This is a predicted structure of an 89-nucleotide RNA (TPP riboswitch aptamer (THI element)) from a Sphingomonadales bacterium. The sequence was found by an Rfam model in a public genome assembly. Lineage of the source: Bacteria > Pseudomonadati > Pseudomonadota > Alphaproteobacteria > Sphingomonadales.

[in-house]
RNA sequence: CCCCGGGGGGCCGGCAGUGACCGGCUGAGAGGCAGCUUCCUCGCUGCGACCCGCAGAACCUGAUCCGGCUAGAACCGGCGGAGGGAGGG
Numbered sequence: 001c002c003c004c005g006g007g008g009g010g011c012c013g014g015c016a017g018u019g020a021c022c023g024g025c026u027g028a029g030a031g032g033c034a035g036c037u038u039c040c041u042c043g044c045u046g047c048g049a050c051c052c053g054c055a056g057a058a059c060c061u062g063a064u065c066c067g068g069c070u071a072g073a074a075c076c077g078g079c080g081g082a083g084g085g086a087g088g089g
Stems, first nucleotide, its partner, number of pairs: 001089003004053004010025005015019001032047005059084003065078004
């Protein structure tokens, strides 16, 4: 460089409508666009944005975890370099 792959979407408030709804906050990102479903509701699929791909703390499990801080999240520390975790040319 080319092609490919992995991942998450929280917290607070509101409601004729409980919705991937509306408003606010943090964050790199908090379902942006299209479609499906209405049995399944911590929905599903594709695309996009963002982060990450073994030099792997992206992300998942333990975990509805523990301590600090906060309105609560975020954040810091612990758990813990614990167990998993996506790469070829």